[in-house]
């Protein structure tokens, strides 16, 4: 050089100025300072878990899911080592894999005949014996379980619009007081009218509010254990939390000229989608010395 293989990080910078959604801090308030504000996927919502309400002696069925060993997790259907099988010169990629003597149920093409006893040719007393080009499989002790099945293991159901709190008017509900020997109302008293309700309390539910909401199986560095996934330990760090929904816009310089796409309760996975740039580690060729 020049073709590839695993894996990782980044996903336009950089200033000024107007905003917007939290929080801090100052003020009696008006308001002022100060910081912080999407992803690597936030996506599909496919697994698998947290939590939160229902539901439950136990054990079965039904139904779903998974199937080679051995670890790793909270836990998985995921990651990881290892066998094995198949691509590849190679680094490396793929593999839903248990039972076929439980039992149905199928077997393309090609072959006369393909599931399960027959069938063709020759034979014989006799479906008696031989024999059968095709095909994975042919006269059966076959093959197929990515066909129903049987075995093993697991799995209660619904979700944050989950739930759990505080709580108007306004119409039901309780309970009690008073009331045609007139409550109540007519702005305080009388008087007068009008005439059947009214007064207190309790309680549930709506409106509407508050939490749940974000310090976590949490991040980054180191070190030990282990091939690794993954765990211990030390130190450090705080990095959105809105509620019809901020995370933007305007101007200027620079470049390699900007992709897929935007939090809605939280993590682990996988899968899809994505202009590019860049690091480690590898592999096979080439050409110089």
């Nucleotide at each position: 050089g020049a073709a590839g293989c695993a894996g990782g990080u980044c996903a336009g910078g950089c200033a000024a100025c107007c905003g917007c959604u939290g929080c801090c801090g100052c003020g009696c308030a008006a308001g002022c300072g100060g910081g912080a504000g999407a992803g690597g996927a936030a996506a599909g919502u496919c697994c698998g878990g947290g939590c939160u309400c229902c539901a439950c002696a136990g054990a079965g069925c039904a139904g779903g899911a998974u199937g080679c060993c051995g670890g790793c997790u909270a836990a998985c259907g995921g990651c990881c080592g290892g066998a094995c099988g198949c691509c590849g010169u190679g680094a490396g990629g793929c593999g839903a894999g248990g039972a076929a003597u439980a039992g149905g149920g199928c077997c393309a093409c090609a072959g006369a005949g393909a599931c399960g006893a027959g069938c063709g040719u020759a034979u014989u007393c006799a479906g008696u014996u031989a024999c059968g080009g095709u095909g994975a499989a042919a006269c059966g002790c076959g093959g197929u379980a990515a066909c129903c099945u049987c075995c093993a293991u697991c799995c209660g159901g619904a979700g944050c619009a989950a739930c759990a709190c505080c709580a108007a008017a306004u119409a039901g509900g309780c309970a009690g007081g008073c009331g045609a020997u007139g409550a109540a109302g007519c702005g305080g008293c009388u008087c007068g009218c009008u005439g059947a309700g009214u007064c207190u309390g309790c309680g549930g539910g709506u409106a509407g509010g508050u939490g749940g909401c974000u310090g976590g199986a949490g991040c980054c560095g180191g070190u030990c254990a282990g091939c690794a996934a993954u765990g211990g330990c030390c130190g450090g760090c705080c990095u959105a939390g809105a509620g019809g929904a901020a995370u933007g816009g305007u101007u200027g310089c620079c470049c390699a000229c900007g992709a897929c796409a935007g939090a809605a309760c939280c993590c682990g996975g996988c899968u899809u989608a994505u202009c590019g740039a860049u690091c480690u580690g590898c592999u096979u060729u080439u050409c110089c010395a």
A computed fold for a 289-nucleotide RNA from Thiobacillus sp., annotated as Bacterial RNase P class A.
Taxonomically the source falls in Thiobacillus (Bacteria, Pseudomonadati, Pseudomonadota, Thiobacillaceae).
The prediction has a mean pLDDT of 78.
It is recorded under the gene name rnpB.
Rfam family: Bacterial RNase P class A. Gene Ontology terms of the family: tRNA processing, ribonuclease P activity and dimeric ribonuclease P complex. From the family's description: Ribonuclease P (RNase P) is a ubiquitous endoribonuclease, found in archaea, bacteria and eukarya as well as chloroplasts and mitochondria.